[in-house]
RNA sequence: GCCCAGGUAGCUCAGUUGGCUAGAGCAUUUGUCUGAAGAACAAAGGGUCGUCGGUUCGAGUCCGACCCUGGGCA
Numbered sequence: 001g002c003c004c005a006g007g008u009a010g011c012u013c014a015g016u017u018g019g020c021u022a023g024a025g026c027a028u029u030u031g032u033c034u035g036a037a038g039a040a041c042a043a044a045g046g047g048u049c050g051u052c053g054g055u056u057c058g059a060g061u062c063c064g065a066c067c068c069u070g071g072g073c074a
Base pairs, nucleotide, nucleotide: 001073002072003071004070005069006068007067010026011025012024013023019057028044029043030042031041032040050066051065052064053063054062
């Protein structure tokens, strides 16, 4: 330098053919329970969906450029 995969919550990830409100598990906080804690159960908070543009009535999803991570070729 070229090619491929990936970037979504603190962590690990899902998200269909573009469709309204962006989710799960773990973690955190609160409550119930307990002598106390753990476990269990219930609830809550937490996201500019890597960045900047474009297409569209509508973009996590499609298109372009760039950044970052991993792998391959030279």
Molecule: transfer RNA
Organism: Candidatus Campbelliibacteriota bacterium